[in-house]
RNA sequence: UACUGAAAAAGGCAAACUUCCUGAAAGGGAUGGACGCAAAGCCGUGAGCCUAAGCGCAAGGAUUCUAGCGUAUGGUUGUCUGGCUGCCAGG
Numbered sequence: 001u002a003c004u005g006a007a008a009a010a011g012g013c014a015a016a017c018u019u020c021c022u023g024a025a026a027g028g029g030a031u032g033g034a035c036g037c038a039a040a041g042c043c044g045u046g047a048g049c050c051u052a053a054g055c056g057c058a059a060g061g062a063u064u065c066u067a068g069c070g071u072a073u074g075g076u077u078g079u080c081u082g083g084c085u086g087c088c089a090g091g
Base pairs, nucleotide, nucleotide: 003090004089005088012037013036017032019030020029021028022027035078041084042083043082046080047079048076049075050074054071055070056069057068059066060065
């Protein structure tokens, strides 16, 4: 120290779901909980995906109400990609 994760050890994180808080929603935070994870540590470029408050479009009712369509300026990194760092073992 490129690379690799078969076996082992020390530890780490925590999906679904529960309860509470938050948000228009998607989602997020806390809590218990473990499906999994060798970067499931940090950042968040690009793509994907989710949502549609606001805005736009057009329709109906009839004067601001209803559902519809589009849209990210909202999210997601435990979807992929990119950057930085890192434990143990092999080598």
A computed fold for a 91-nucleotide RNA from Peribacillus kribbensis DSM 17871, annotated as c-di-GMP-I riboswitch aptamer. Lineage of the source: Bacteria > Bacilli > Caryophanales > Bacillaceae > Peribacillus kribbensis. The model forms 95% of the base pairs in the Rfam consensus.